RNA sequence: GGCAGGGUAAAGCAAUGGCGGCUUACGUGGCUCAUAACCACGGUGUUGGAGGUUCGAAUCCUCCCCCUGCCC
Numbered sequence: 001g002g003c004a005g006g007g008u009a010a011a012g013c014a015a016u017g018g019c020g021g022c023u024u025a026c027g028u029g030g031c032u033c034a035u036a037a038c039c040a041c042g043g044u045g046u047u048g049g050a051g052g053u054u055c056g057a058a059u060c061c062u063c064c065c066c067c068u069g070c071c072c
Stems, first nucleotide, its partner, number of pairs: 001071007010024004018055001026042005048064005
């Protein structure tokens, strides 16, 4: 330098162009003699960045940044 895959909550991951969600973790409460487990509730997202298309973009298009692999 070329090609491919990836970047979404603290972590791991979902999401036909139409509500941004699940699990774990964290916090509060319940339960318990107590802890764990269990139950309920709650907080955390400029969806890597900037443009474009669209009534509407995490999703489609362009450029850029970062990570991984392959080739040279």